[in-house]
C1' cells in the first nucleotide's frame, strides 16, 4: 500500500429507562445508565423510515333559504368561523441500509 477482523493489547461510542431543557411533533441536548458496536467517527450522497407545524383537499358542527308528514327531516348557497379525516417535508432519523472520507492495532 491492499485486503482482512481469528487472537491479543490501549483504549473509545453508549441502546433502553429515569430526571431536566428543547421543539408543533418526529426528534434533539446534558446527566445517571450500558443493550450492544471494530468505525455505533463525520457526512443526508442514494434508497428506506419517522412527524405534520404550514399549506391543499374533504366533511362536519353552527348560520341562512326552500320543500315536506312541522316531534323533524331532506335539499341547496355562504362563512375572517368550530371539529375530524386524508395528501404532503422545507422537518427528522448515520445505532435502518448502502455510498463517500478519516482513524487505532494487529494478521496475510
Nucleotide at each position: 500500500c491492499a485486503u482482512g477482523g481469528a487472537u491479543a493489547a490501549u483504549g473509545g461510542c453508549a441502546a433502553a429507562a429515569c430526571u431536566a431543557u428543547u421543539g408543533a411533533a418526529a426528534g434533539a441536548u446534558a446527566g445517571u445508565g450500558a443493550c450492544g458496536c471494530a468505525a455505533a467517527a463525520c457526512u443526508u450522497u442514494g434508497g428506506g423510515u419517522c412527524u405534520a407545524a404550514g399549506g391543499a383537499c374533504a366533511a362536519u358542527a353552527c348560520a341562512u333559504a326552500g320543500u315536506a308528514u312541522c316531534g323533524u327531516a331532506c335539499u341547496g348557497u355562504u362563512g375572517c368561523a368550530u371539529u375530524u379525516g386524508u395528501c404532503u417535508a422545507u422537518g427528522a432519523c448515520u445505532g435502518c441500509c448502502g455510498g463517500g472520507u478519516u482513524g487505532c492495532c494487529u494478521a496475510u